A computed fold for a 73-nucleotide RNA from Trichonephila clavata, annotated as transfer RNA.
The coordinates come from a structure-prediction model, not an experiment, and the mean pLDDT is 80.
Its Rfam family is "tRNA". Rfam's curators write: Transfer RNA (tRNA) molecules are approximately 80 nucleotides in length.
Taxonomically the source falls in Trichonephila (Eukaryota, Opisthokonta, Panarthropoda, Arthropoda).
Formats: sequence, C1' cells, structure tokens
RNA sequence: AUCUCGAUAGCGAAAUGGAUAGCGCGUUGAACUUCUAAUCCAAAGGUCGUGGGUUCGAAUCCCACCUGGGACG
Repeated sequence: AUCUCGAUAGCGAAAUGGAUAGCGCGUUGAACUUCUAAUCCAAAGGUCGUGGGUUCGAAUCCCACCUGGGACG
C1' cells in the first nucleotide's frame, strides 16, 4: 500500500430502515436481615467513533476520515 472485521452506558453485549436504543455485570437508593452476604424493588448512567449523503424516517444503507484487530508480501 491492498483486502477484511470491529467501534453502542463504567465493563461486556443485542437491536429487520420506524417503540422512550433493550439486556447482563457494576454503581446508587429503598425493602428484607441482629449485622454482612444472598434475594427482591427502583433509579441514575448513551452526541450509537467523527463528518457528510440517501430517505417521509438512519445505530442500521452509501462515501470519506479517525481508531483497534486480522490477512497478504
């Protein structure tokens, strides 16, 4: 250089072009308990890597770029 895969909450990880972007762990609060652990309930936490395009509508499709991994020589 070329080809290819990935990027979504603190971590991990879903989402057929249309739902308030869902789930697990973690965090915080409350319940329970003599206390802790466990259990149960609730809450907070997301510019969906950046910019542009297509579309009535984009996390999703297209282009460029940044970034991480892999292949090739």